[in-house]
RNA sequence: GGGCCCAUGGCGCAGUUGGUAGCGCGCGGCAUUGGCAUUGCCGAGGUCGAGGGUUCGAGUCCCUCUGGGUCCA
Numbered sequence: 001g002g003g004c005c006c007a008u009g010g011c012g013c014a015g016u017u018g019g020u021a022g023c024g025c026g027c028g029g030c031a032u033u034g035g036c037a038u039u040g041c042c043g044a045g046g047u048c049g050a051g052g053g054u055u056c057g058a059g060u061c062c063c064u065c066u067g068g069g070u071c072c073a
Stems, first nucleotide, its partner, number of pairs: 001072007010025004019056001027043005049065005
């Protein structure tokens, strides 16, 4: 220098053919217990790495950039 892959709540990940962003763990509250744990219910928390474009509508499609991984030179 070139090819490919990845970036989504605190962490690990999902998100089909563009159409209201979800799951598990964790966190908070309530119930249960003599208490703790477990279990059950409820809840908070993310504008999807950044900028731009297409579209009525973009996490998803296109371009550029940033960071990480990997291969080639």
A computed fold for a 73-nucleotide RNA from a Patescibacteria group bacterium, annotated as transfer RNA. Its mean pLDDT, the model's own confidence on a scale to 100, is 83. Taxonomically the source falls in Bacteria candidate phyla (Bacteria). Its Rfam family is "tRNA". Rfam's curators write: Transfer RNA (tRNA) molecules are approximately 80 nucleotides in length. RNAcentral holds the sequence, with entries from ENA.